[in-house]
This is a predicted structure of a 97-nucleotide RNA (Glycine riboswitch aptamer) from an Ilumatobacteraceae bacterium.
Rfam family: Glycine riboswitch aptamer. Its family is annotated with glycine biosynthetic process in the Gene Ontology.
NCBI's taxonomy places the organism under Bacteria, Bacillati, Acidimicrobiia, Acidimicrobiales, Ilumatobacteraceae.
It was read from a public genome assembly, where an Rfam model found it.
Model confidence (mean pLDDT): 76 of 100.

């Protein structure tokens, strides 16, 4: 000095699914009807925080580990947050060339 693995971080990109309908409180409006926020249970749905299963493989064998599969407990379904994972920088760590 170039590159490779792991871990952290700062940025940038990030999908999906009802802002369902009823009930209450406020608030505009106020004949009747409606519009927003927020609480509360409901059905209905999504899968990329987390979490649980199988498994390909690691590996001939126990053990163990392991997805973006599966499950939906959690968490989400206007917008904001979050969000696997991706790329750039920076910061430790490995083993090498």
């Nucleotide at each position: 000095u170039c590159a490779c693995c792991c871990c952290g971080g700062u940025c940038g990109g990030g999908a999906g699914a009802g802002c369902c309908a009823c009930c209450g409180c406020c608030g505009c409006a106020g004949c009747c009807a409606g519009c927003g926020u927020c609480g509360g249970g409901g059905c209905g749905c999504c899968g990329a925080a987390g979490g649980a299963g199988c498994a390909a493989c690691c590996u001939c064998c126990c053990c163990g580990g392991a997805a973006u599969c599966u499950c939906u407990c959690a968490g989400g379904c206007a917008a904001a947050c979050g969000g696997a994972c991706c790329g750039c920088c920076c910061g430790g760590g490995g083993a090498g060339g």